[in-house]
Context: one part of a larger RNA
RNA sequence: AACGAACGCUGGCGGCGCGUUUUAGGCAUGCAAGUCGAACGUGAUGGCGUAGCAAUACGCCUGAAAGUGGCGAACGGGUGAGUAACACGUAAGUGAUCUACCCUUGGGAUGGGGAUAGCUUAUGGAAACAUAAGAUAAAACCGAAUAAAGUAAUUUUAUUUGAAAAGGAAUUAUGAAAGGAGCUACGGCUCUGCCCAGGGAUGAGCUUGCGCCCCAUUAGCUAGUUGGUGAGGUAAAGGCCCACCAAGGCAACGAUGGGUAGCCGGCCUGAGAGGGUGACCGGCCACAUUGGGACUGAGAAACGGCCCAGACUCCUACGGGAGGCAGCAGCUAAGAAUCUUCCGCAAUGGGGGCAACCCUGACGGAGCGACGCCGCGUGAACGAUUAAGGCAGAGAUGUUGUAAAGUUCUUUUCCUGUUGAAGAAUAAGUUAGGUAGGGAAUGACCUAAUGAUGACGUUAUACAGGGAAUAAGCCACGGCUAAUUACGUGCCAGCAGCCGCGGUAACACGUAAGUGGCAAGCGUUGUUC
Numbered sequence: 001a002a003c004g005a006a007c008g009c010u011g012g013c014g015g016c017g018c019g020u021u022u023u024a025g026g027c028a029u030g031c032a033a034g035u036c037g038a039a040c041g042u043g044a045u046g047g048c049g050u051a052g053c054a055a056u057a058c059g060c061c062u063g064a065a066a067g068u069g070g071c072g073a074a075c076g077g078g079u080g081a082g083u084a085a086c087a088c089g090u091a092a093g094u095g096a097u098c099u100a101c102c103c104u105u106g107g108g109a110u111g112g113g114g115a116u117a118g119c120u121u122a123u124g125g126a127a128a129c130a131u132a133a134g135a136u137a138a139a140a141c142c143g144a145a146u147a148a149a150g151u152a153a154u155u156u157u158a159u160u161u162g163a164a165a166a167g168g169a170a171u172u173a174u175g176a177a178a179g180g181a182g183c184u185a186c187g188g189c190u191c192u193g194c195c196c197a198g199g200g201a202u203g204a205g206c207u208u209g210c211g212c213c214c215c216a217u218u219a220g221c222u223a224g225u226u227g228g229u230g231a232g233g234u235a236a237a238g239g240c241c242c243a244c245c246a247a248g249g250c251a252a253c254g255a256u257g258g259g260u261a262g263c264c265g266g267c268c269u270g271a272g273a274g275g276g277u278g279a280c281c282g283g284c285c286a287c288a289u290u291g292g293g294a295c296u297g298a299g300a301a302a303c304g305g306c307c308c309a310g311a312c313u314c315c316u317a318c319g320g321g322a323g324g325c326a327g328c329a330g331c332u333a334a335g336a337a338u339c340u341u342c343c344g345c346a347a348u349g350g351g352g353g354c355a356a357c358c359c360u361g362a363c364g365g366a367g368c369g370a371c372g373c374c375g376c377g378u379g380a381a382c383g384a385u386u387a388a389g390g391c392a393g394a395g396a397u398g399u400u401g402u403a404a405a406g407u408u409c410u411u412u413u414c415c416u417g418u419u420g421a422a423g424a425a426u427a428a429g430u431u432a433g434g435u436a437g438g439g440a441a442u443g444a445c446c447u448a449a450u451g452a453u454g455a456c457g458u459u460a461u462a463c464a465g466g467g468a469a470u471a472a473g474c475c476a477c478g479g480c481u482a483a484u485u486a487c488g489u490g491c492c493a494g495c496a497g498c499c500g501c502g503g504u505a506a507c508a509c510g511u512a513a514g515u516g517g518c519a520a521g522c523g524u525u526g527u528u529c
Stems, first nucleotide, its partner, number of pairs: 001528003005525005012376006018369002020334001025332003029329003034071003039068002046061006078287003088211007097204002102200007110144001112142002119134006150174008159166002179192005213259003220250003225247006232240001262284004266277004289310005312323004340366001342365003348362001349360004379409004389400004414466005429450007473518005478499003484513005494501002
């Protein structure tokens, strides 16, 4: 000098930050990932109309819940257990690769089929859930047609090459699709979606070099081990895997083993070189009760998905089931120690949707904590018979001390009231006009006008009124080290960072007065330089 600090005494306010460093122990409750009716079949409820005496029937509007399907759920959020090199950082490579949505270029979209959920009926079960039969739709699923690229095979070649091979050409095989919405003059048009191929962007996988803690009281380690050939596998190189062959590979420039540890940008310290550290914020990695596994998908070996095994907890009608806070709050345990079961999607960002909009414990805010940094205040001026009181002194007096009282002011702050819908706000939407295209309209784009929406929030700020009113402590005073006297105690009680104080005159213990330092803090402890 610093701190994610803790403890003791004390405590007025504001701004900005930070807040389980321990048990990657266990968790009650609520919420944290949905959305789309402009993909699809349905249609609870409510309303209206018609018929009827009525029950009711039919039609129209509204459209809840569930289901099929699409996209998302691999992001965002948490934690640091594992990991000493498959991480991370940095520099290259990928002629060994993939990439949904997005941008861009070219082309296509013909014609068919069979199911299934929801639903109905029936059945089993305490529940979780399950079974059978019947009926139905699609941008769900499956053939066929067409076609480029690609892939595979065969043939050929005036090209390149030392060769292997690469390239070109031809033939054969394989090789795609989906509609929806708006408008219409019923001819179509516009928008959006779909299929194939090329390019880009973004993201990801993989490879290589270098850097990367301690222990030699760890000296030898290694059989898929090191390399080759071939087959397999992957989006992709490779012992990645397998068969065969060779016997290699690493190591005192520290292999192997053990210990510790997420890495970095940074942060702290220091004149620097270095040393320490990796909380918050940002990048990367790993993990999601423990261990293992694949499925789906552009992407996962998937925190709030699935399966198996283990431990634990819960429900049960004992037959069987359910669960995973290292998400946000909150509880319990542990500990010296760390917060609200709050408000809102108004902003920013994300997912879905043409949009309106919906969802979002991301985020924006408020709450608690002097935990930290910064700022402000606790009054100002005048005021001497230097009041009283305290303390010291034999006393005169000295000191506290212009300090108080008193007089004159001020109102930051505080209290009360008002103002302020400030800023955060721009988009969206609506209306009108125009531009390109088009026969026209819808739609797209541009311009102009209009324009609802604020969690914070009884905001900030400003104004008025009131009244010095609401606001000072902590540590030290022997030397180091700024600041001293008295009394009490008597090697006792005690102090102490070091030297050391205390045994009857203690500037060192305790108290008082005074003084010094810092100040809403002060001191102690711990840790680092």